[in-house]
RNA sequence: AGAGUUGACCAGACAGUCGCCGCGUCAGUAUUUUGAUGGGGAGGAAAGUCCGGGCUCCAUAGGGUAAGGUGCCAGUUAACGCCUGGGCGGUGUAAACCGACGGAAAGUGCCGCAGAAAAUAUACCGCCUGAAUGCCUCGGCAUUUAGGUAAGGGUGAAAUGGUGCGGUAAGAGCGCACCGCGUUUGUGGUAACACAAAUGGCAGGGUAAACCCCACCUGGAGCAAGACCAAAUAGGGAUCCGUCUGGUGUGACCCGCAUUGGAUCCGGGUAGGUUGCUUGAGCCUGAUGGCGACGUCAGGCCUAGAUGAAUGAUUGUCAGGUGCAUUGUAAGAUGUGCCGUACAGAACCCGGCUUAUCGGUCAACUCUCGAA
Numbered sequence: 001a002g003a004g005u006u007g008a009c010c011a012g013a014c015a016g017u018c019g020c021c022g023c024g025u026c027a028g029u030a031u032u033u034u035g036a037u038g039g040g041g042a043g044g045a046a047a048g049u050c051c052g053g054g055c056u057c058c059a060u061a062g063g064g065u066a067a068g069g070u071g072c073c074a075g076u077u078a079a080c081g082c083c084u085g086g087g088c089g090g091u092g093u094a095a096a097c098c099g100a101c102g103g104a105a106a107g108u109g110c111c112g113c114a115g116a117a118a119a120u121a122u123a124c125c126g127c128c129u130g131a132a133u134g135c136c137u138c139g140g141c142a143u144u145u146a147g148g149u150a151a152g153g154g155u156g157a158a159a160u161g162g163u164g165c166g167g168u169a170a171g172a173g174c175g176c177a178c179c180g181c182g183u184u185u186g187u188g189g190u191a192a193c194a195c196a197a198a199u200g201g202c203a204g205g206g207u208a209a210a211c212c213c214c215a216c217c218u219g220g221a222g223c224a225a226g227a228c229c230a231a232a233u234a235g236g237g238a239u240c241c242g243u244c245u246g247g248u249g250u251g252a253c254c255c256g257c258a259u260u261g262g263a264u265c266c267g268g269g270u271a272g273g274u275u276g277c278u279u280g281a282g283c284c285u286g287a288u289g290g291c292g293a294c295g296u297c298a299g300g301c302c303u304a305g306a307u308g309a310a311u312g313a314u315u316g317u318c319a320g321g322u323g324c325a326u327u328g329u330a331a332g333a334u335g336u337g338c339c340g341u342a343c344a345g346a347a348c349c350c351g352g353c354u355u356a357u358c359g360g361u362c363a364a365c366u367c368u369c370g371a372a
Stems, first nucleotide, its partner, number of pairs: 001368010012318007020041002023038005043343001047354002050352005055222004062255004067218005072086004087101001088099004102213002107211002109207003124153002126149010161179006180202001181200008226275004236266006246260004282301008320339008
């Protein structure tokens, strides 16, 4: 100097003018309308609705089955499938990143085409041996048949452990060495696991993001939940099922419990207001424990609450970015124009994950090149 990896922060600031919403105080007003003044007013994702909850109702209980979710180990948390640390596996030169990561010896299914053969395993080309026939320059060659073989070749994603040596008629864990696999023991670790030793020639593999088995977890509906006030109407009509051996009760089925009728259709009225609604598993600072996520203690702060839906517009200065011109070897400097830029807008709240994205700042680490 270049190329990368990881983490964190910002998302313009200040001042004036006008406008909007809410709150506090004061004044005014029969009530309403009003005025003055003081603070406040949309994000890092508010998005997706993918997870987990708080809260509300069913509700006066529960248990089980099915179903669904998660899936290495240990932590953290209100909880989680998030997050932190570790193990194993994979990608990358590396920093780092990714993992749908329990079980194939409980069972079932699948592995197309190609290939001899993909499971009850087998022999296409080959290799070796015997016999018969023919040829021939003793050796040997060709054809047929019987037996042995799976080391070599071919097909395939994958061919029945791998490499090497010995051995054999030719071969083969047939034997040996190393690796792999199984079993046992020991050491380290909370554990997942890792290492070491001994022993066994040891058998077809893969696939569970196929069914399945195992371990753990799980009621439902949702702020348009719900509560209150006011007002209005038709305390309306029809049909069906049913009588405790029945019906109904916020996922299905069964048991249980409670209760004593339910269901469907037509028609009519209202859809107005208040609340829920923002003080929270809240935020900030310091100390402290921990590798870390995070916890504990102390102090400080109150930061939108709209309801067809407010949080805006404009002027100036500065910071930042950018186009052009001049200057300069370059870095940069000066002048001038533009921009608030991208992704995008709260609607009960919170913890995450995922996705989109203009530009800037800081820190650490890895690799390459060069100089001292």
A computed fold for a 372-nucleotide RNA from an uncultured Gammaproteobacteria bacterium, annotated as Bacterial RNase P class A.
The prediction has a mean pLDDT of 77.